The RNA shown here (c-di-GMP-I riboswitch aptamer) has 76 nucleotides and comes from Candidatus Electrothrix aarhusensis. It was read from a public genome assembly, where an Rfam model found it. It matches the Rfam family "c-di-GMP-I riboswitch aptamer". Rfam's curators write: GEMM was predicted in a large-scale screen for bacterial structured RNA regulatory elements. NCBI's taxonomy places the organism under Bacteria, Pseudomonadati, Desulfobulbales, Desulfobulbaceae, Candidatus Electrothrix. The model forms 94% of the base pairs in the Rfam consensus. Its mean pLDDT, the model's own confidence on a scale to 100, is 77.
């Protein structure tokens, strides 16, 4: 420094479910919670899936799956 690898520990993160708030919805955000995660960071760039609507050059989601960015901590 590159690659691979999660045994062990610190640290992180929070599904569902509930309380609040925003939104016509999908769902955002805060709180609680802890199902799970080693990218469950962050980028809606393909595809999937879901909203809305009479119509898109609308929307949502990255904890569905690829991609692309960047990264901790341990051991070889």
């Nucleotide at each position: 420094a590159a690659a691979c690898u999660g045994a062990a520990a610190a640290g992180c993160c929070a599904c569902a479910g509930c309380c609040g708030u925003c939104g016509u919805g999908a769902g955002g955000c805060g709180g609680u919670g802890u199902c799970g995660g080693a990218a469950a960071g962050c980028c809606a760039c393909g595809g999937a899936u879901c909203u809305c609507g009479a119509a898109g050059a609308a929307g949502a989601c990255c904890g569905c799956c690829g991609g692309g960015u960047u990264g901790c901590c341990u051991g070889c």